[in-house]
Molecule: RNase P RNA; transfer RNA
Organism: Pseudomonadota bacterium
RNA sequence: GAAGCACGCCAGACCGCCGCUGGUGCAAGCGCCGAAAGGCCGCACUGGAGGAACGUCCGGACUGCACAGGGCAGCGCAGGAGCUAACGGCUCUCCACCGCGAGGUGAGGAUCAGAGCAACAGAGACGAGUCGCACGGGGCCACUCCGUGCGGGUGAAACGGGCAAUCUCUGCGCGCAGCAACACCAAGUAGGCACACGUUGAGGCGGCCCGCUGAGUGUGCGGGUAGGUGGCACCGAGCCGCUCGGGUGACCGGCGGCCCAGAUUGAUGGCGGUCACGUCGCGGGCAACCGCGAUGCACAGAAUCCGGCGUACCGGCGCGCUUCACCC
RNA sequence: GGGCGAUUAGCUCAGGGGUAGAGCGGGGUCUUUACACGGCCUAGGUCGGGGGUUCAAAUCCCUCAUCGCCCA
Numbered sequence: 001g002a003a004g005c006a007c008g009c010c011a012g013a014c015c016g017c018c019g020c021u022g023g024u025g026c027a028a029g030c031g032c033c034g035a036a037a038g039g040c041c042g043c044a045c046u047g048g049a050g051g052a053a054c055g056u057c058c059g060g061a062c063u064g065c066a067c068a069g070g071g072c073a074g075c076g077c078a079g080g081a082g083c084u085a086a087c088g089g090c091u092c093u094c095c096a097c098c099g100c101g102a103g104g105u106g107a108g109g110a111u112c113a114g115a116g117c118a119a120c121a122g123a124g125a126c127g128a129g130u131c132g133c134a135c136g137g138g139g140c141c142a143c144u145c146c147g148u149g150c151g152g153g154u155g156a157a158a159c160g161g162g163c164a165a166u167c168u169c170u171g172c173g174c175g176c177a178g179c180a181a182c183a184c185c186a187a188g189u190a191g192g193c194a195c196a197c198g199u200u201g202a203g204g205c206g207g208c209c210c211g212c213u214g215a216g217u218g219u220g221c222g223g224g225u226a227g228g229u230g231g232c233a234c235c236g237a238g239c240c241g242c243u244c245g246g247g248u249g250a251c252c253g254g255c256g257g258c259c260c261a262g263a264u265u266g267a268u269g270g271c272g273g274u275c276a277c278g279u280c281g282c283g284g285g286c287a288a289c290c291g292c293g294a295u296g297c298a299c300a301g302a303a304u305c306c307g308g309c310g311u312a313c314c315g316g317c318g319c320g321c322u323u324c325a326c327c328c
Numbered sequence: 329g330g331g332c333g334a335u336u337a338g339c340u341c342a343g344g345g346g347u348a349g350a351g352c353g354g355g356g357u358c359u360u361u362a363c364a365c366g367g368c369c370u371a372g373g374u375c376g377g378g379g380g381u382u383c384a385a386a387u388c389c390c391u392c393a394u395c396g397c398c399c400a
Stems, first nucleotide, its partner, number of pairs: 001324005007318004012275007020048007029041001031040003050299001054310002057308005062178004069210004074174005079093005094108001095106004109169002114167002116163002131151009182230004192221006203213003238258005244253003277296008329399007338352004346383001354370005376392005
């Protein structure tokens, strides 16, 4: 210098003007909307998207169903040891495969429990047997039977096995549903009418059986509503930092600092300017590059929250390592 | 926001490990004066994309895309 491997980080910066939205403080008309519950309006200060907020593929918190119980069925995971709230995630390691290498990938238990499958080709495909040749023997002797030995071809695989991302077995785990869960508040016609079932147990607890619970349930007709508040913006599996301690590591502990978005037509934006970066054009310069102009600045955007995985992404930066080439 | 399903010929759909079909539609031909009906023949497929397991994948597994349904 070229080509790579692995890990980490950033995701334009600043200023001005105009807005949107959460919180706190002050102010506040007996104001406005609404039947009510409840909400709205001013000023100041202050907070306001992401590494994936995405897909909803796993796992948990939380809530309801019995403070979630037993069995069967069902579903998931799978070398070993660990981390973790938990996991199908992550770490270390063994083995197999790929790569010259740095490294990467792996649903990687069991086929001496049992079952199933194997198209086409081939004599024969999981049961056993015999396609051809040679030799020997027998019979009903142009044929066929038995025994021994040898052989090519087909096919992914030829009697020895293969497939468990086929059933199954072993071990471990899983009750079900999801914040449109769930709780509370709130006018009226209006706890409507008809029929059926029901304490000899309806209905409910995803399926079946048990067990638990205990008064309504279903269908049809007619009508109304789809409002409000909490859950929910969190002192937390919380975030940041450390020349701290333990551990190979994931991670755990210690110390210091911080409080960090949140609605329900759904905020996080728009305009102007300067600078940075990419591309194109023109001009200058031997070149690195400089000046001017135009244009662009990815993927994407919270909606109960958190830990992962997967996927998308213009580009840029840092650190470590490998192979090759050249020079000393 | 959350929970599910589907994707196979131009259209509607079967097939759920062994090399892909049915109906309608299309093309050719026969029949008819001509048309329809009918008869015969025929073309048309990355099985939504990518990857994995397997000897072999439309089928089993993972992932992505598109379309659709349900829940206050």